[in-house]
RNA sequence: UUUGAAAAAGGCAAACUUGUCGCAAGGCAAGGACGCAAAACCACGGGCCCCUCUGGGGUAGCCGGGCUGCCAGAC
Numbered sequence: 001u002u003u004g005a006a007a008a009a010g011g012c013a014a015a016c017u018u019g020u021c022g023c024a025a026g027g028c029a030a031g032g033a034c035g036c037a038a039a040a041c042c043a044c045g046g047g048c049c050c051c052u053c054u055g056g057g058g059u060a061g062c063c064g065g066g067c068u069g070c071c072a073g074a075c
Base pairs, nucleotide, nucleotide: 001074002073003072004071011036012035016031017030018029019028020027021026034061041066042065044064045063046062047059048058049057050056051055
């Protein structure tokens, strides 16, 4: 630099349940694992969703982009 999730050191955690915050979408914590090679982080572009809609908010586990990083293989 590039490829991968076979092996291995490890990591994250959907649905659902409980608590809590929020008008809501949804967030957070615990339990729980469907999955994930960036399912780490960032709302910059597109998509989708919500609201008290000239506006505001959510989704990074919808895609693209930015940025950083673990393991293994190849060069």
Molecule: c-di-GMP-I-GGC riboswitch aptamer